[in-house]
Context: one part of a larger RNA
RNA sequence: CUGGGCGUAAAGCGCACGUAGGUGGAUAAGUAGGUUGGAUGUGAAAGCCCUGGGCUUAACCUGGGAAUGUCAUUCAAAACCACUUGUCUAGAGUAUGGUAGAGGAAAGUGGAAUUUCCGGUGUAGCGGUGAAAUGCGUAGAUAUCGGAAGGAACAUCAGUGGCGAAGGCGACUUUCUGGACUAAUACUGACACUGAGGUGCGAAAGCGUGGGUAGCAAACAGGAUUAGAUACCCUGGUAGUCCACGCUGUAAACGAUGAGAACUAGAUGUUGGUGGUAUUUAAAACCUUUAGUGGCGCAGCUAACGCGAUAAGUAGACCGCCUGGGGAGUACGACCGCAAGGUUAAAACUC
Numbered sequence: 001c002u003g004g005g006c007g008u009a010a011a012g013c014g015c016a017c018g019u020a021g022g023u024g025g026a027u028a029a030g031u032a033g034g035u036u037g038g039a040u041g042u043g044a045a046a047g048c049c050c051u052g053g054g055c056u057u058a059a060c061c062u063g064g065g066a067a068u069g070u071c072a073u074u075c076a077a078a079a080c081c082a083c084u085u086g087u088c089u090a091g092a093g094u095a096u097g098g099u100a101g102a103g104g105a106a107a108g109u110g111g112a113a114u115u116u117c118c119g120g121u122g123u124a125g126c127g128g129u130g131a132a133a134u135g136c137g138u139a140g141a142u143a144u145c146g147g148a149a150g151g152a153a154c155a156u157c158a159g160u161g162g163c164g165a166a167g168g169c170g171a172c173u174u175u176c177u178g179g180a181c182u183a184a185u186a187c188u189g190a191c192a193c194u195g196a197g198g199u200g201c202g203a204a205a206g207c208g209u210g211g212g213u214a215g216c217a218a219a220c221a222g223g224a225u226u227a228g229a230u231a232c233c234c235u236g237g238u239a240g241u242c243c244a245c246g247c248u249g250u251a252a253a254c255g256a257u258g259a260g261a262a263c264u265a266g267a268u269g270u271u272g273g274u275g276g277u278a279u280u281u282a283a284a285a286c287c288u289u290u291a292g293u294g295g296c297g298c299a300g301c302u303a304a305c306g307c308g309a310u311a312a313g314u315a316g317a318c319c320g321c322c323u324g325g326g327g328a329g330u331a332c333g334a335c336c337g338c339a340a341g342g343u344u345a346a347a348a349c350u351c
Base pairs, nucleotide, nucleotide: 003323004322005321006320007305008304012319014201015200016199017198021194022193023192025088026087027086028085029084030083031082033081034080035077036076037075038074039073040072041071042069049065050064051063052062053061054060091191092188093187094186095185096183097182098181099180103177104176105175106174107173108172109171110154115149116148117147118146119145120144121143125136126135162169163168206247207246208245209244210243211242215241216240220236221235222234223233258318262314263313266296268294269293270292271291272290273289275287276286277285300307301306324351325350326349333344334343335342336341
């Protein structure tokens, strides 16, 4: 390179936007770059291949033919690809009216609980465990009532429920704001898909500066356990967890399943719409059709497990990735980072 693959065996970038590139709807006319056919020229000789001849055969020598090209010129064809010019509306998008939603950002507000402080009642224990002890308590704890402060998180509702590209998002109100779905028309007229580089977003932990610190809690200290116990259990407890701004750029970032479009049995639950049964208020039911989200299941696929219209089925376009185990996601170099480290990424050797 070719081939075969990527749910679990090696393999889908964490996710998006998007440049180049690749690919791309219907129809008419034209062009003739690709494409197809013919002609001419050329493609030295030798060699290879086919077929004759000459050495007693063979090797060897020799005659003829064939073959050899992204070739050049020229003549034609016009289906397909391409290009040019029109037209179209099924892809894509815009406008209008509705719908649902923990989608995002900022500001404000609320109640329950924990803790601490102040005051009242009250007295000897509390706490904790497998059992204990450390710890707290007669300087009045625990318990209980009233008040105050402060921080963090939002019980029930809550649901294989919803929203978001992913990470993720859950008290309430207001402001700003993104997307989706849906109905009937109107409009634009292929404007599309994917996407190397690139750019942005990206849990937790961690880092920088400045705040904040109720609870929890790496490190640390003490008490236990134990042969030991640098642990599991207990009592404490600092970073951190929270906020603002900046950095880091990684996760079993998982559906371990790239994004987009087409086709291919059913039946069932649920969320948001449309239309209808059906008409009047409300609610509920049923039918149809959509957009999600689940559990089954035919065909088919699969090594099996399983997947099965939300495909891992059937076929096509684009990107990423894999190529025995270890060495190693390491060394070196480069780039990025304040650092921690990240990204890219070998070889010797060995089985």
Small-subunit ribosomal RNA, central domain from an uncultured prokaryote, 351 nucleotides, folded computationally. Model confidence (mean pLDDT): 85 of 100. The full RNA is in RNAcentral, with records from ENA. Its Rfam family is "Bacterial small subunit ribosomal RNA". Its family is annotated with structural constituent of ribosome and ribosome in the Gene Ontology.